[in-house]
């Protein structure tokens, strides 16, 4: 320098272009003399910017970050 892959909640990850889910973690409730465990509930997210589309996490382009390959 060129090419490829990946980027979703605090973490690990699902999702045929059609309401973004789960687990763990966090917070609160119940239970207990207290703690732990358990129960129930809540909050929290699509790397950034454009484009296509009635509709984009998903498709296209450019960029950022990370990993890898070639020279």
């Nucleotide at each position: 320098u060129u090419c490829u892959u990946a980027u979703u909640a605090g973490u690990u990850u699902a999702a045929u272009g059609g309401c973004a889910g789960a687990a763990c973690a966090a917070u609160a409730u119940u239970u207990u003399c207290c703690u732990a465990a358990a129960u129930u509930a809540u909050a929290g997210g699509u790397c950034u910017a454009a484009g296509u589309u009635c509709a984009a996490a998903u498709c296209u382009u450019a960029g950022a970050u990370a990993a890898g390959a070639a020279a």